Predicted 3D model of a 74-nucleotide RNA (transfer RNA) from a Candidatus Daviesbacteria bacterium. Its Rfam family is "tRNA". By type it is a transfer RNA. Its family is annotated with triplet codon-amino acid adaptor activity in the Gene Ontology. The RNAcentral record of the sequence draws on ENA. Its mean pLDDT, the model's own confidence on a scale to 100, is 81.
[in-house]
RNA sequence: GGCGCGUUCGUCUAGUGGCCCAGGACGGGUCGUUCUCAACGACCAAAUCAGGGGUUCAAAUCCCCUACGCGCUA
Numbered sequence: 001g002g003c004g005c006g007u008u009c010g011u012c013u014a015g016u017g018g019c020c021c022a023g024g025a026c027g028g029g030u031c032g033u034u035c036u037c038a039a040c041g042a043c044c045a046a047a048u049c050a051g052g053g054g055u056u057c058a059a060a061u062c063c064c065c066u067a068c069g070c071g072c073u074a
Stems, first nucleotide, its partner, number of pairs: 001073007010026004018057001028044005050066005
């Protein structure tokens, strides 16, 4: 250099065109329970889905470019 795969809350992950202002677990916060802590329960916050563009009535999802990571190859 060429080709392929991947990138979603702080972390891990679900999702394969409309039910989604993206769900779950851990972690975090508040409250309850307890003499206190832990555990448990209730509630809350947190992802404009790596960035940009395109297709479509509609995109995390399909296509292109870029960035980063991994692999194969010259």